[in-house]
């Protein structure tokens, strides 16, 4: 320098054909229990890595930018 491939909750990861983003661990309340674990049942937590575009509507289409990885020179 050229390509490819990745960013989504505290963590691992899903998201079909563009229609108000979910599962799994883990936190939190409750409930079982003498109490904990386990187990149930409900719950908080996200400007989807970042800057513009298209759209009536982007996690998703396009286009720089940033990091991490692999490949080739």
């Nucleotide at each position: 320098c050229g390509g490819g491939c990745u960013a989504u909750a505290g963590c691992g990861c899903a998201g079909u054909u563009g229609g108000u983003a979910g599962c799994g661990c883990g936190c939190c309340a409750c409930g079982u229990u003498c109490g904990g674990g386990a187990c149930g049942u409900g719950g908080a937590g996200g400007u989807c890595g970042u800057g513009g575009g298209u759209u009536c509507a982007a996690g998703u289409c396009c286009c720089g930018c940033u990091a991490g990885c692999c490949c080739g020179a």
The RNA shown here (transfer RNA) has 73 nucleotides and comes from a Candidatus Uhrbacteria bacterium. The source organism's lineage runs through Bacteria, Bacteria candidate phyla and Candidatus Uhriibacteriota. It was read from a public genome assembly. It matches the Rfam family "tRNA". It is annotated as a transfer RNA. The coordinates come from a structure-prediction model, not an experiment, and the mean pLDDT is 82.